Model confidence (mean pLDDT): 76 of 100. This is a predicted structure of a 371-nucleotide RNA (Bacterial RNase P class A) from an uncultured Opitutia bacterium. Rfam family: Bacterial RNase P class A. Its family is annotated with ribonuclease P activity, dimeric ribonuclease P complex and tRNA processing in the Gene Ontology. It was read from a public genome assembly, where an Rfam model found it.

[in-house]
RNA sequence: AGUCAGACCACACGCAUCCGCGCGGUUCGCCGCGAGGAAAGUCCGGACACCACAGGGCAGGAUUCCCGGCGCAAGCCGGGGCGCGGCGCGAGCCGCGACGGAAAGUGCCACAGAGAACAGACCGCCCGAACCCGAAAGGGGGAAGGCAAGGGUGAAACGGUGGGGUAAGAGCCCACCGCCCCGAGGGCGACCGAGGGGGCACGGCAAACCCAAUCCGGUGCAAGACAAACAGGGGCCGUUCGAGGCCGCCCGCCGAGGACCCGGGUUGUCGCACCGCCGCGAGGCGGUUCCGAGAGGAAAGAGGAAUGGAUGCGGGCGGGACCGGCGAGUGCCACCCGUCACAGAAUCCGGCUUAUCGUGCCUGGCUCCAA
Numbered sequence: 001a002g003u004c005a006g007a008c009c010a011c012a013c014g015c016a017u018c019c020g021c022g023c024g025g026u027u028c029g030c031c032g033c034g035a036g037g038a039a040a041g042u043c044c045g046g047a048c049a050c051c052a053c054a055g056g057g058c059a060g061g062a063u064u065c066c067c068g069g070c071g072c073a074a075g076c077c078g079g080g081g082c083g084c085g086g087c088g089c090g091a092g093c094c095g096c097g098a099c100g101g102a103a104a105g106u107g108c109c110a111c112a113g114a115g116a117a118c119a120g121a122c123c124g125c126c127c128g129a130a131c132c133c134g135a136a137a138g139g140g141g142g143a144a145g146g147c148a149a150g151g152g153u154g155a156a157a158c159g160g161u162g163g164g165g166u167a168a169g170a171g172c173c174c175a176c177c178g179c180c181c182c183g184a185g186g187g188c189g190a191c192c193g194a195g196g197g198g199g200c201a202c203g204g205c206a207a208a209c210c211c212a213a214u215c216c217g218g219u220g221c222a223a224g225a226c227a228a229a230c231a232g233g234g235g236c237c238g239u240u241c242g243a244g245g246c247c248g249c250c251c252g253c254c255g256a257g258g259a260c261c262c263g264g265g266u267u268g269u270c271g272c273a274c275c276g277c278c279g280c281g282a283g284g285c286g287g288u289u290c291c292g293a294g295a296g297g298a299a300a301g302a303g304g305a306a307u308g309g310a311u312g313c314g315g316g317c318g319g320g321a322c323c324g325g326c327g328a329g330u331g332c333c334a335c336c337c338g339u340c341a342c343a344g345a346a347u348c349c350g351g352c353u354u355a356u357c358g359u360g361c362c363u364g365g366c367u368c369c370a371a
Stems, first nucleotide, its partner, number of pairs: 001367006009360003013314007021034005036342001040353002043351005048220004060216005065080006081099001082097006100211002105209002107205003122151002124147003131141003159177006178200001179198004185192002224270003230264001232262003236258002244254003274287005288299004315340006324333003
């Protein structure tokens, strides 16, 4: 320098003009604000609201190697242990892991295969009665029997390699490796482990049920609060002892209904838009977070759901052409064409997971060049 992979870290085309949409404000001229890193899946936790609640249990749910830190929690971060994978001769480096328990119990293990878990004779190996074949042979065949060494199937076939042994075989015996049990000692701990013992028993799956430990009330903004109009219910006052209105009071005039409570909760308002305080309100003041070197700027709130479209200029990526310029290493500029993902707030916040064009940073592998 190139290339591949990972992390899944950052960014997520920009500007201008015109037209349009939602919300707020308005002096009615206009002005201000207007999606995301995941707004998604709705998986986990929290705020908030309502309901429930003596205590205990069942059911259900979440979490799960160890130590430390942050956090209300979910979760995240750092270091370590163990296992798996990649690279390396090696020391080691890098990546991944729902990583408690499979000798408590139940269940499952597709297809293939004879057999899939106290296994299994399909091919095969050995032996071989009676008997048959053969001129004969220590020959060929042959029921029953022995064998898990070889072949074959499979993700997985009941330790591996080598030797001895055997009729053929087999931990049957031995050596090494593996495995299991005990374990001096080390470490806060997960765990490591000198040494000793055992022929070996115990396949895998717990993101199958389950078991163990720790924690957890239920429902969710369609939570819920307020509440015009109006149906309904209730008593009260009033019609010459005049309610109520003009009208604040007196006079006068009109004059038959009037006001209240309960109640359901439609249209609607709030919840609800960064937070708090002040103000009828526009707004003001203070604070928080983000952007910015600073000055300063910004922080959507609809309610079936707005956040868009067109044009131009610029930018990224891919391709074409070789007529122009530079240049000569077929590249740069200009030109032409195409393209710019995933996606779309709905009470809010913290996480997790998934989707994602292209570029950049970082990490690792490989290749090439130079010193």